[in-house]
Context: one part of a larger RNA
RNA sequence: CGCAGGAACCUUGAGGGGAGCCGACCAUAGUACGAGAGGACCUGGUUGGACGAACCUCCCGUGUACCAGUUAUCCCGCCAGGGGUACAAGCUGGGUAGCGGUGUUCGGAUCGGAUAACCGCUGAAAGCAUCUAAGUGGGAAACCGGCCCCAAGAUAAAGGUUCCCGUCCUAUGUCGAAAGGCAUAGGGCCUGAAGGCCACCCGUAGACCACGGGUUUGAUAGGGCGCUGGUGGAAGCGGAGCAAUCCGUGCAGCCAAGCGCUACUAAUCGGCCGUGAGG
Numbered sequence: 001c002g003c004a005g006g007a008a009c010c011u012u013g014a015g016g017g018g019a020g021c022c023g024a025c026c027a028u029a030g031u032a033c034g035a036g037a038g039g040a041c042c043u044g045g046u047u048g049g050a051c052g053a054a055c056c057u058c059c060c061g062u063g064u065a066c067c068a069g070u071u072a073u074c075c076c077g078c079c080a081g082g083g084g085u086a087c088a089a090g091c092u093g094g095g096u097a098g099c100g101g102u103g104u105u106c107g108g109a110u111c112g113g114a115u116a117a118c119c120g121c122u123g124a125a126a127g128c129a130u131c132u133a134a135g136u137g138g139g140a141a142a143c144c145g146g147c148c149c150c151a152a153g154a155u156a157a158a159g160g161u162u163c164c165c166g167u168c169c170u171a172u173g174u175c176g177a178a179a180g181g182c183a184u185a186g187g188g189c190c191u192g193a194a195g196g197c198c199a200c201c202c203g204u205a206g207a208c209c210a211c212g213g214g215u216u217u218g219a220u221a222g223g224g225c226g227c228u229g230g231u232g233g234a235a236g237c238g239g240a241g242c243a244a245u246c247c248g249u250g251c252a253g254c255c256a257a258g259c260g261c262u263a264c265u266a267a268u269c270g271g272c273c274g275u276g277a278g279g
Stems, first nucleotide, its partner, number of pairs: 001153001005164007015150004021049007033038001051107005059101004066094005071086006111145003118138004165278001166189010190276001195273004199215005220266003223262005229255003236249005
């Protein structure tokens, strides 16, 4: 920009893409078959490998400053308690959310159609025979559907639901006996809808854009409070010990992204587009 008014939402599915894999074991059955040795088709069940998708309950990893420990040195006058540097985390032990896989769940199918090789039925040419010449049945992971995803720029531009939008005048055409009606074009005044965008607070989204949530009629983000969860027992004080250190107060103190509650802070004030019933 188009899809013959504008808008929001829900669909249809032309067409396109993805997937399509392979074992082992058990039963049938030590049956059919076979002198024996051996040893099935078919059918039902169980369990794996590789591959793929989604997810984070479990397991594992990361988690750059969430907690603790700790060396050297400097600083806060000293003790105690802290802070800086040693990586662009000093080192070490753990670790929430998130993100991941080695973790968890699920998938390939069943089924229908038309077929290949192949196996048939009926059957002549050719009194026989013949699956083929007329006709007709069966038959593969391949083909067309079926399963999952995208999808109306599918310009043959699909469908559905809902929402929104004025009055007066003039000209022309047309109908009418007239009043006037209808159609088209133009103009005056009024109007600016439904809806969208900008702005602002954000994230389940993200390079930007887009997408999604929220903007006081508000829990969108921050803060506060509670919970979960992590660390692992703070400081101070008291006690024990010559001391290092230990014990008590006390599952303490501190605590990121998680889950809730709560207007304390910030989403201020606002602006713009879009018209008026549709060739």